[in-house]
RNA sequence: GGCCUUGUAGUUCAACUGGAUAGAAUGCCAGAUUCCGGUUCUGGUGGUUGGGGGUUCGAAUCCCUUCAAGGUCA
Numbered sequence: 001g002g003c004c005u006u007g008u009a010g011u012u013c014a015a016c017u018g019g020a021u022a023g024a025a026u027g028c029c030a031g032a033u034u035c036c037g038g039u040u041c042u043g044g045u046g047g048u049u050g051g052g053g054g055u056u057c058g059a060a061u062c063c064c065u066u067c068a069a070g071g072u073c074a
Stems, first nucleotide, its partner, number of pairs: 001073007010026004019057001027045006050066005
């Protein structure tokens, strides 16, 4: 340098080949329970879907570009 894969809550992952308000677990906060703490239960808190642009009535999903990580060929 060419090609391929991945990037989504603080963390680990979903989202059925474009469809309605992007979810789960865990974490964090508050409450209940307890003499206190843990466990358990209830409620709350969470996101520019790596960045930018485009296509479309509609994009996490398709296209272009760019950044980061990994792989492969030379």